Notes
This is a predicted structure of a 99-nucleotide RNA (SAM riboswitch aptamer (S box leader)) from Mucilaginibacter frigoritolerans. The model forms 97% of the base pairs in the Rfam consensus. The prediction has a mean pLDDT of 82. Lineage of the source: Bacteria > Bacteroidota > Sphingobacteriales > Sphingobacteriaceae > Mucilaginibacter.
Formats: sequence, C1' cells, structure tokens
RNA sequence: CAUUUAUCCAGAAAGACCGAGGGAAUGGCCCUGUGACGUCUUAGCAACCUGUAGCAAUAAGGUGCUAAUUCCACUCCUUAAUCGGGAGAUAGAUAAAAU
Repeated sequence: CAUUUAUCCAGAAAGACCGAGGGAAUGGCCCUGUGACGUCUUAGCAACCUGUAGCAAUAAGGUGCUAAUUCCACUCCUUAAUCGGGAGAUAGAUAAAAU
C1' cells in the first nucleotide's frame, strides 16, 4: 500500500509563522489578504482502542479530531411537489485486527 469489520445527524479553540488558495476526486455551494489552507505551541472534544466496574457512565493512556450531516449532489421508494422524508450504493475519513 492492499484486505476485513465497525462507525461517520453529536462534540471541541487561541496565539505565532507562512502568504494564496482551500473544502479528497467531478458539478454545485461555501471558507478565504477582516489572512483561509498548512506548520509549531498551548488548550479543548471524546469517534475507536484502553483503564475503572457488566450496559449506561466515567477517565483521557494510544491513535484521532476541533467550518458547514462525510457541506450537498448518485439509485430507488414516498410526497400534489423539482420542497421535505426514508432506504441503499459509489468513493472517502477514523479506529481496531490480521498480514
């Protein structure tokens, strides 16, 4: 890297540096010189593993995360309805396992 399983409607910031794009991909729609994105430091959240004591809960040790439902969109069903709702799929993200 590929694979398997589970989850993805909740939650959570500030400073410094950098300097133009970024939100994975396509189309939208958003964020962004009132400094985004990224890096570092501190802080926080609690998704999975883990500890506690069996669910819930709690803790914050290991990964992780801290704009918008994985931002929405694809297929099918429903709806008077291109509004809305439900189920599923493609792709992705995170964790654990094994390799």